[in-house]
Molecule: c-di-GMP-I-GGC riboswitch aptamer
Organism: Clostridia bacterium
């Protein structure tokens, strides 16, 4: 350095419920634990989702500025522990 244990110390927290913000996707807080060795940070590439406003449409609806997701994949940066190999 790779690697990652029925290890130790500690950490995070899905679904769901309540409160709250948002047009929405979704966020935040509290409770709660399905899981996680980066489930730490960054929307950089891909991907997925939303579309109040705007544009098109008689309408249904479509497109999109913009936004969301890191617990979808990759990348960048940083980091705790140390059995075996």
């Nucleotide at each position: 350095a790779g690697c990652g244990a029925c290890a130790a110390a500690g950490g995070c927290a899905a679904a769901c419920g309540c409160a709250u913000c948002g047009a929405a996707a979704g966020g935040u807080g509290c409770g709660g634990a399905c899981g996680c060795a980066a489930a730490g940070u960054c929307a950089c590439a891909g991907g997925u989702c939303u579309a109040a406003a705007g544009c098109c449409u008689u309408a249904c609806g479509g497109c999109u500025a913009a936004g969301a997701c890191g617990g979808c994949u990759g990348g960048a940066c940083c980091g705790c522990c140390g059995a075996a190999c």